Description: c-di-GMP-I riboswitch aptamer from Accumulibacter sp., 99 nucleotides, folded computationally. Its mean pLDDT, the model's own confidence on a scale to 100, is 82. Rfam family: c-di-GMP-I riboswitch aptamer. Gene Ontology term of the family: cyclic-di-GMP binding. Rfam's curators write: GEMM was predicted in a large-scale screen for bacterial structured RNA regulatory elements. Genes associated with GEMM are involved in a diverse array of functions, including chemotaxis regulation, signal transduction, secretion and chitin.

RNA sequence: AGUGAAAAAAGGCAUACCUGUCGAAAGGCAGGGGCGCAAAAUCACCGGUCUAAGGGAAAUGGACGAUCUGCCGUUUCCUACGACGGCGGGAUUGCCAGG
Numbered sequence: 001a002g003u004g005a006a007a008a009a010a011g012g013c014a015u016a017c018c019u020g021u022c023g024a025a026a027g028g029c030a031g032g033g034g035c036g037c038a039a040a041a042u043c044a045c046c047g048g049u050c051u052a053a054g055g056g057a058a059a060u061g062g063a064c065g066a067u068c069u070g071c072c073g074u075u076u077c078c079u080a081c082g083a084c085g086g087c088g089g090g091a092u093u094g095c096c097a098g099g
Stems, first nucleotide, its partner, number of pairs: 012037002017032006035086001041092003045089003048084003054079009
């Protein structure tokens, strides 16, 4: 460096769900729990997915004596500077062992 291929040992992490907490939400953190994981360790660089507070567009209702504009409410759509490392790629690091 290449190919085939397991079995062990010490361990590790912790799905769903529940409780508390932060957050607009997605989701995070802590405790319990254990579906699974040989990188289910670390990192948002690339892709993808999730959310939409805020912003934008449209529709609709309302108050104003009427209209335009503006205001308030509701609904729909778009949007990440938010989130996901247990979605994939990539980078870095780590335990044991055989031919």